RNA sequence: GCGGGCGUUGUGUAAUGGUUAAGACCCCAGUUUUCCAAACUGGAGAUGAGGGUUCGAUUCCCUCCGCCCGCU
Numbered sequence: 001g002c003g004g005g006c007g008u009u010g011u012g013u014a015a016u017g018g019u020u021a022a023g024a025c026c027c028c029a030g031u032u033u034u035c036c037a038a039a040c041u042g043g044a045g046a047u048g049a050g051g052g053u054u055c056g057a058u059u060c061c062c063u064c065c066g067c068c069c070g071c072u
Base pairs, nucleotide, nucleotide: 001071002070003069004068005067006066007065010025011024013022018055027043028042029041030040031039048064049063050062051061052060
C1' cells in the first nucleotide's frame, strides 16, 4: 500500500429498517435478617465520529477514526 471483519451502558452479549434499544454481571438505594451473605424490589448508565438514502437508521450506503486478520 491492498483486501476482509468488528466497533452497542463500567464488563461481556442480543436486537438487524418500525413505535420505550433487551437480558446477565457490576454499581447505588430499599425490603428482609441481631449482623453479614443469599433472596426480592426499584434506580442510574450505551448504539465510535460525520454525512447520505428513507415517512422512519443500531441496522442500508459513503468518508474518517480505532482494533483485529490476511496479502504484498
Model confidence (mean pLDDT): 81 of 100. This is a predicted structure of a 72-nucleotide RNA (transfer RNA) from Rhodobacteraceae bacterium HTCC2083. Rfam family: tRNA. Rfam classes the family as a transfer RNA. Lineage of the source: Bacteria > Pseudomonadota > Alphaproteobacteria > Rhodobacterales > Paracoccaceae.